[in-house]
Predicted 3D model of an 82-nucleotide RNA (Glycine riboswitch aptamer). Its Rfam family is "Glycine riboswitch aptamer". Rfam links the family to the GO term glycine biosynthetic process.
């Protein structure tokens, strides 16, 4: 020099479900959703480990704004093989 893996930062897309009802305005209740995050599972196996977009819905959303799991571009930082 080359630049996998990862890591961060930027630029573009990115689903779902309630502008719910009461209320003394502190809160209380019903109903849903599924893509931050967080928890949980098959089937082989002697044992152990053990994944998701699957399940849960603790958490966080349910006009629109913002969030946004991932995808696609470019940056930077690291620095694998040869």
């Nucleotide at each position: 020099g080359u630049g996998a893996a990862g890591a961060u930062c930027c630029c573009a897309g990115g689903a779902g479900a309630g502008c719910g009802c009461c209320u003394a305005c502190g809160g209380g209740c019903c109903g849903c959703c599924g893509a931050a995050g967080g928890a949980g599972c098959g089937a082989a196996u002697g044992c152990a480990g053990a994944a998701a977009a699957c399940u849960c819905u603790c958490a966080g959303g349910c006009a629109a704004a913002a969030g946004g799991a991932c995808u696609g571009g470019g940056g930077u930082c690291c620095g694998a093989c040869g």